[in-house]
RNA sequence: GGGCAGUUAGCUCAGCUGAUUAGAGCGUACGGUUCACAUCCGUAAGGUCACUGGUUUGAAUCCAGUACUGCCCA
Numbered sequence: 001g002g003g004c005a006g007u008u009a010g011c012u013c014a015g016c017u018g019a020u021u022a023g024a025g026c027g028u029a030c031g032g033u034u035c036a037c038a039u040c041c042g043u044a045a046g047g048u049c050a051c052u053g054g055u056u057u058g059a060a061u062c063c064a065g066u067a068c069u070g071c072c073c074a
Base pairs, nucleotide, nucleotide: 001073002072003071004070005069006068007067010026011025012024013023019057028044029043030042031041032040050066051065052064053063054062
């Protein structure tokens, strides 16, 4: 220098065939249960969907560019 894949909650990930309020597990906080802890149950908080621009009535999702991470080639 070229190619491919990835970037979504504190962590691991789904959603990527455009429209529903952006979700799950773990974790965190609170409550219930217990003499107490753990387990279990319930509730809640937590997101600029990497960034910028474009297409569209409508974008996490499509297109272009940029950044970062990983792999391959030279």
Annotation
Transfer RNA from an uncultured Candidatus Berkelbacteria bacterium, 74 nucleotides, folded computationally. It matches the Rfam family "tRNA". The sequence was found in a public genome assembly.